[in-house]
Predicted 3D model of a 73-nucleotide RNA (transfer RNA) from Candidatus Staskawiczbacteria bacterium RIFCSPLOWO2_01_FULL_33_13.
Taxonomically the source falls in Candidatus Staskawicziibacteriota (Bacteria, Bacteria candidate phyla).
Rfam family: tRNA.
RNA sequence: GGGCGUGUAGCUCAGCGGUUAGAGCAAAUGUCUUAUACACAUUAGGCCCCAGGUUCGAAUCCUGGCACGCCCA
Numbered sequence: 001g002g003g004c005g006u007g008u009a010g011c012u013c014a015g016c017g018g019u020u021a022g023a024g025c026a027a028a029u030g031u032c033u034u035a036u037a038c039a040c041a042u043u044a045g046g047c048c049c050c051a052g053g054u055u056c057g058a059a060u061c062c063u064g065g066c067a068c069g070c071c072c073a
Stems, first nucleotide, its partner, number of pairs: 001072007010025004018056001027043005049065005
């Protein structure tokens, strides 16, 4: 330098163009316990890497960047 892939909650990941973006783990609170842990219940936490475009409507499609990974040179 070229090609391919990934980027969504603190972490690991889901998420046919259409309702208010979800799960597990982690966290907080409550019940339980002498207390902690376990278990159970509840709660909070995102404007989906950035900027444009298409569309009535974009996390999702297109373009250009940025970061990371793999392959080729």